Description:
A computed fold for a 328-nucleotide part of an RNA from a Rhizobiaceae bacterium, annotated as large-subunit ribosomal RNA, domain IV. The coordinates come from a structure-prediction model, not an experiment, and the mean pLDDT is 89. RNAcentral holds the full RNA, with entries from ENA. The source organism's lineage runs through Bacteria, Pseudomonadati, Pseudomonadota, Hyphomicrobiales and Rhizobiaceae.

Context: one part of a larger RNA
RNA sequence: CUAUGCUGAAGGAACUCGGCAAAUUGCACGCGUAACUUCGGGAUAAGCGUGACUCUGCUUAGGGCAACCUUUGUAGAGUGGCACAGGCCAGGGGGUAGCGACUGUUUAUCAAAAACACAGGGCUCUGCGAAGCCGCAAGGCGACGUAUAGGGUCUGACGCCUGCCCGGUGCCGGAAGGUUAAAAGGAGCGGUGAGAGCUGCGAAUUGAAGCCCCGGUAAACGGCGGCCGUAACUAUAACGGUCCUAAGGUAGCGAAAUUCCUUGUCGGGUAAGUUCCGACCUGCACGAAUGGCGUAACGACUUCCCCACUGUCUCCAGCAUAGGCUCA
Numbered sequence: 001c002u003a004u005g006c007u008g009a010a011g012g013a014a015c016u017c018g019g020c021a022a023a024u025u026g027c028a029c030g031c032g033u034a035a036c037u038u039c040g041g042g043a044u045a046a047g048c049g050u051g052a053c054u055c056u057g058c059u060u061a062g063g064g065c066a067a068c069c070u071u072u073g074u075a076g077a078g079u080g081g082c083a084c085a086g087g088c089c090a091g092g093g094g095g096u097a098g099c100g101a102c103u104g105u106u107u108a109u110c111a112a113a114a115a116c117a118c119a120g121g122g123c124u125c126u127g128c129g130a131a132g133c134c135g136c137a138a139g140g141c142g143a144c145g146u147a148u149a150g151g152g153u154c155u156g157a158c159g160c161c162u163g164c165c166c167g168g169u170g171c172c173g174g175a176a177g178g179u180u181a182a183a184a185g186g187a188g189c190g191g192u193g194a195g196a197g198c199u200g201c202g203a204a205u206u207g208a209a210g211c212c213c214c215g216g217u218a219a220a221c222g223g224c225g226g227c228c229g230u231a232a233c234u235a236u237a238a239c240g241g242u243c244c245u246a247a248g249g250u251a252g253c254g255a256a257a258u259u260c261c262u263u264g265u266c267g268g269g270u271a272a273g274u275u276c277c278g279a280c281c282u283g284c285a286c287g288a289a290u291g292g293c294g295u296a297a298c299g300a301c302u303u304c305c306c307c308a309c310u311g312u313c314u315c316c317a318g319c320a321u322a323g324g325c326u327c328a
Stems, first nucleotide, its partner, number of pairs: 001323008010314002014312001019309001027051005036041001038157001052079007061070003080084001092307004097302002099299002104116002120155007132141003158294004163224003168221002170217005177212003183206002188201005225243005252286001253283001264280005
């Protein structure tokens, strides 16, 4: 010096991206226990007390013929120690916000998560030799199932909800019409032949799906405006005008896991706060199952604060063990 342990004055997160690491807590009994809540929880919430040993009274259960022995609980009195759940083992706690409801699952070997799954919800296909999938086929799975079933796809407990647009794309429907392949059809025009014939080209007309066309459909793919003016301070604009559109973003939320300008502004917390919490709304570029907003419980998730605690630090020191190093 390295590794692993142990201890430490005063202070106690000043360390640091961040309390990372360490320390604290830890058991039993008694008391006590908030907001919130889906009334189950939250909860071992938090917080407080007691705990060893000796003696005495009462008491429980078992054994014994009995004397008595063992045992349970309780009340009181006392004894010793620095320390009595004396070792080992053995939750630190509280508040706030985000995300995900939850228990689960995952990158075997740098990621465990807010990602995946999930119960629940919706749309859609499928009438059974089902749809879908595997296979050239036979055949198989689906399923020894039958629409309360099976497949696909999106969303993701629960609560309140889920607005407008069908112009584009997709899907579904449509006995008309347009276009249209093979085929049918043969007016007519050729070649050859004496002719009969043989052999070509071929107009009109008839001809499916598809496309055009007409409708429907957004929990289908998706989309959801601009400019100008206006109120008796100012400011703002309930109001008006105009252009464009398929329709111009409703509720709710909002500097957000989304805000560029930005450390926005105000309030809170600190002596001091680019983070955090509460507001405001000027949303560069939230927004309703690519779900919106809430939400008890839960989380080796993420943010901020507080208490306790500590060698993380001020600022390092000592000890133990192993290795290294120097000398031998």